[in-house]
Context: one part of a larger RNA
Order: sequence, then C1' cells, then structure tokens
RNA sequence: UCUGAAAGCAAGGAUUUUUUAGUACGAGAGGAACGAAAAUUCGUCGCCACUGGUCGACCGGUUGUCUGACAAGGCAGGCCGGGCAGCUACGCGAUAAGCGAUAAGUGCUGAAAGCAUCUAAGCACGAAGCGUCACUUGAAAAGAGACUCCUUCGGACACGGCAAAAACAGCCGUUUGAUAGAAGUGGUGUGUAAGUACCAAGGCAACGAGGUAUUCAGCAUGCACUUACUAACGUCCACAUCUUG
Repeated sequence: UCUGAAAGCAAGGAUUUUUUAGUACGAGAGGAACGAAAAUUCGUCGCCACUGGUCGACCGGUUGUCUGACAAGGCAGGCCGGGCAGCUACGCGAUAAGCGAUAAGUGCUGAAAGCAUCUAAGCACGAAGCGUCACUUGAAAAGAGACUCCUUCGGACACGGCAAAAACAGCCGUUUGAUAGAAGUGGUGUGUAAGUACCAAGGCAACGAGGUAUUCAGCAUGCACUUACUAACGUCCACAUCUUG
C1' cells in the first nucleotide's frame, strides 16, 4: 500500500400521474395488466450554498433603579427591533438493478402400472423471504497472509492549538514558524456615536421634547488575509553507525 476470513449494519416501504390503451377481455355497458417514464409521501443516512428558525457573541431603542449631574455603565438575559459564525428543519442531496440456491406452486421427459402421471431416476422455472451484491470495521485470520520501498528511519511526553473533543482518542503546528493571542486591512452585523454648531412647539425668563449637519458614522467581530509584536521552552525512549573499556 493491499487482500479479505470474519463481524456489524442489514433499508427501504407505499401511493399517484402519463404511457402501455379505450388495447387485451366483453354482445354491449364497461374495462385491465406486465413493462417504461415522471413525481408524491412516510422512513433511513448525510449536509448548511439557498430559504426559514435559533443565536445568554454583538449592535440599536426603551422601562425601573443605583453610580451627585452629563457621558459611560451596573442590576432585572427587564421588555422590544435586528443579527454573522455555529447548531438546525420548515431547506438541500442520496436512498437501484442484478446474480445464486430455494418455499408454496407451475412444468418437461418418464416408468413402476404397454395407458395416465411434475417424481420414483433425471431436467427447467418460481417470493418483499435465504445467501450474495451495497456500506462500515477488518492480518491476533495461531493456517498469525501478500506486494513495494528503505536501511535508521522512528515514537512518546511537553508546549501553541483545532471546523476534534465527557475522560481518552483524532488532527494541525512548534522559530527552517502564521499554531493561538495582539495589531492592521477587508468582509460582516447594527444603523448614523460622543462632542460641537444651528433649528425648534412652548415659555417673562431659565429652560426645552425633538430635528438637521459634522456622519453609510460609532461600536462589535468565534470570518479571511497581512504582520513574528507576545507565547510555541524543552525532555525522554528506541534503532543504526563510530570510539573506548
């Protein structure tokens, strides 16, 4: 890298429409089937590009209360509107046929029994069932398999992690590096931040809900890319060769 004894699973079921065909059949009235094609539904297995759900990552609005006020927040997942990844169904994909031996049954030839007879000898068919086929595991299968390459390769712990995960396992990386974090860029989500300026119903004034501009802003990011800034430090076993005893 294989073979495949053996084991597991054993899974597909039903229906409709068109055609067959207004055919076979039937006086007529009526009226099939085998086969072929397309679909539906119920199961089974898988997936998340689409559609929908969820989304206690996130963004926004708002209630009560607290932090002296603003801003920014805490608590009640408070309530409400959205929502990527992930997970999912209501979404999507797959879900044959064949072969062998048979059961009931149907036959061929055919005697016993000059006839007849599927049976006694012999031969042929025949089921969603049986064995295969299909899928998964599978050289500890003691009958312990085969082939190729190599001649010292290797393995484990540890460390950084993961679309992997109860433990264990699996997989990736470890400076000859993008493995995780951080930062930047892009994408994505939300929906236009704070501050300032102006407008503003009303009001003697103080003030003022709200609106406009700055501003597709601000904030966030389990995604992609870029970047060694931070952390991937190290250890042991085995084998081979050499040297010494």
This is a predicted structure of a 245-nucleotide part of an RNA (large-subunit ribosomal RNA, domain VI) from a Nanobdellota archaeon. Rfam family: Archaeal large subunit ribosomal RNA. The source organism's lineage runs through Archaea, Nanobdellati and Nanobdellota. The full RNA is in RNAcentral, with records from ENA. The prediction has a mean pLDDT of 81.